The RNA shown here (transfer RNA) has 73 nucleotides and comes from Streptomyces aculeolatus. The organism belongs to Streptomyces, within Bacteria.

[in-house]
RNA sequence: GCCCCCGUAGCUCAGCGGAUAGAGCAGGCGCCUUCUAAGCGCUUGGUCGCAGGUUCGAGUCCUGCCGGGGGCG
Numbered sequence: 001g002c003c004c005c006c007g008u009a010g011c012u013c014a015g016c017g018g019a020u021a022g023a024g025c026a027g028g029c030g031c032c033u034u035c036u037a038a039g040c041g042c043u044u045g046g047u048c049g050c051a052g053g054u055u056c057g058a059g060u061c062c063u064g065c066c067g068g069g070g071g072c073g
Stems, first nucleotide, its partner, number of pairs: 001072007010025004018056001027043005049065005
């Protein structure tokens, strides 16, 4: 330098172009318990890497960057 994959909550990840963007774990509050853990209920938390483009509508499609991983030279 070229090619491929990935980037969504604090972490691990889902998410046919159309819903208010979700789950588990973690955090907070409560229930339970002598206490803790476990379990149960409720709940907080998101510029969807950045900038453009396409579209009535983009997390999703296209382009360019940035970051991570892999391959080739």

Model confidence (mean pLDDT): 81 of 100. It matches the Rfam family "tRNA". Rfam's curators write: Transfer RNA (tRNA) molecules are approximately 80 nucleotides in length.